[in-house]
Record summary:
A computed fold for a 477-nucleotide part of an RNA from a Candidatus Kaiserbacteria bacterium, annotated as small-subunit ribosomal RNA, 5' domain. It was read from a public genome assembly. Taxonomically the source falls in Candidatus Kaiseribacteriota (Bacteria, Bacteria candidate phyla). Its Rfam family is "Bacterial small subunit ribosomal RNA". Its family is annotated with ribosome and structural constituent of ribosome in the Gene Ontology.
Context: one part of a larger RNA
RNA sequence: GGGUGAAUGCUGGCGGCGUGGAUAAGUCAUGCAAGUCAAGGGGGCCCGCAAGGGCAACCGGCAGACGAGGUAGUAACACGUAGGUACGUCCCCCGAAGUCGGGCAUAGCCGGUCGAAAGACCGGGUAAUUCCCGAUAGUCCCGCAAGGGUAAAGGUUUUUCGCUUCGGGAGCGGCCUGCGUAGUAUCAGCUAGUUGGUAGGGUAACGGCCUACCAAGGCUACGACGCUUAGGGGAGCUGAGAGGCUGACCCCCACCGAUGGAACUGCGACACGGUCCAUACUCCUACGGGAGGCUGCAGACGAGAAUAUUCCGCAAUGGACGAAAGUCUGACGGAGCGACGCCGCGUGAUGGAUGAAGUGCCUUGGUACGUAAACAUCUUUUAUCGGGGACGAAGUUUAUUGACGGUACCCGAUGAAUAAGGGGCUCCUAACUCUGUGCCAGCAGGAGCGGUAAUACAGAGGCCCCAAGCAUUACCC
Numbered sequence: 001g002g003g004u005g006a007a008u009g010c011u012g013g014c015g016g017c018g019u020g021g022a023u024a025a026g027u028c029a030u031g032c033a034a035g036u037c038a039a040g041g042g043g044g045c046c047c048g049c050a051a052g053g054g055c056a057a058c059c060g061g062c063a064g065a066c067g068a069g070g071u072a073g074u075a076a077c078a079c080g081u082a083g084g085u086a087c088g089u090c091c092c093c094c095g096a097a098g099u100c101g102g103g104c105a106u107a108g109c110c111g112g113u114c115g116a117a118a119g120a121c122c123g124g125g126u127a128a129u130u131c132c133c134g135a136u137a138g139u140c141c142c143g144c145a146a147g148g149g150u151a152a153a154g155g156u157u158u159u160u161c162g163c164u165u166c167g168g169g170a171g172c173g174g175c176c177u178g179c180g181u182a183g184u185a186u187c188a189g190c191u192a193g194u195u196g197g198u199a200g201g202g203u204a205a206c207g208g209c210c211u212a213c214c215a216a217g218g219c220u221a222c223g224a225c226g227c228u229u230a231g232g233g234g235a236g237c238u239g240a241g242a243g244g245c246u247g248a249c250c251c252c253c254a255c256c257g258a259u260g261g262a263a264c265u266g267c268g269a270c271a272c273g274g275u276c277c278a279u280a281c282u283c284c285u286a287c288g289g290g291a292g293g294c295u296g297c298a299g300a301c302g303a304g305a306a307u308a309u310u311c312c313g314c315a316a317u318g319g320a321c322g323a324a325a326g327u328c329u330g331a332c333g334g335a336g337c338g339a340c341g342c343c344g345c346g347u348g349a350u351g352g353a354u355g356a357a358g359u360g361c362c363u364u365g366g367u368a369c370g371u372a373a374a375c376a377u378c379u380u381u382u383a384u385c386g387g388g389g390a391c392g393a394a395g396u397u398u399a400u401u402g403a404c405g406g407u408a409c410c411c412g413a414u415g416a417a418u419a420a421g422g423g424g425c426u427c428c429u430a431a432c433u434c435u436g437u438g439c440c441a442g443c444a445g446g447a448g449c450g451g452u453a454a455u456a457c458a459g460a461g462g463c464c465c466c467a468a469g470c471a472u473u474a475c476c477c
Stems, first nucleotide, its partner, number of pairs: 001477004006473005013345006019338002026301003030298003035062003040059002044055004069256003079180007087173003092169008100134004109124006140149003154161002182228003189219003194216008231253004235246004258279005281292004309335001311334003317331001318329004348378004358369004383414006392404001421466005426447003432461005442449002
């Protein structure tokens, strides 16, 4: 000199764009953050004479594995990069073929029972794109072959939406490998599924992934093992560069979801707002038993130097579901708060000397503040008021659709009107005098000032540097 997710002190006019819980991955009141489909199914309630319409529980389908959050753990194929293949793939695209016949249940419903509740049980009866059986079978699977085996679901209504099988694609994912990837030797030896083989199991798939048996291997001063610290990268800061430091916001990847463990469903999870068990904590209880998980958006307490609204809207973009209309969406789009940062603008302009008054200094002559003020003329950015008023809108041809917002912007009116501070002035280092104090009170980044003439303390006048900021502290180059 530059930088910061900063904080503190003094001060503070406006706008745009960004940015804001770095500490306690501490605990959480309340509301919302993931639903949707009635064109899969039967029934219920409501409106209606009917046709038809509305509501939503249940079965069923798809979605809840995305999106959103956090960085606790992890020194590792976690990440980065370059490769590999023993694999999978809902939805989407292309191609080929098919979609036949039966059956058993069970929610809802009805009846009954238990319980304070959460909820549970018994009986009856019912549907489906739920479930099961059979048929059919090739480009599918097993097999050298012969041969054997495996599928489907209908709906709306008048052309579509589906379903099954196979092949291919796209994108995504699983797994493997080379190289790179913090500190510590005051950690020197580590290892028994350990290292390899055979066989089997398991998986979508390779593999000690697991099991049995056999062998005795495997790693290590090119740092194994241990310990400490830490999410990694794109990038950011600084620097002429090499490098050093950092990993906030945004993007990619990984991991986590009170703590520990487990599986189920499913294309995908060992699943933040699913299930089960255990633990701690909190809450309800009729004491028998139950409920919960903000590291989603707001918000609260706590700890802290310190970090915001319990806001508006689905209008746009994107996502889920749906044939669609549409519904949902604290993603997102916006607004609010904070000078936290960057950028821009303003706090007036021109004229104005008797150099007014006042104040400071003074050699008492004067000199400085100073064209500064007053005063005159002008302007109106900004402010306030009035009038007009968007783009963002595409969807689908018309029509309709804007949270922001009567905002931005444009026009007019009023009137200098609404708007300047902070730090410093011995040297480093730009900027000096007076008064007070008297090694006191105090200053201070370093050198150092202060003990009666202090440009270094305190006040004042003046001056210097920045400016809606200015200083200080902390940290990095």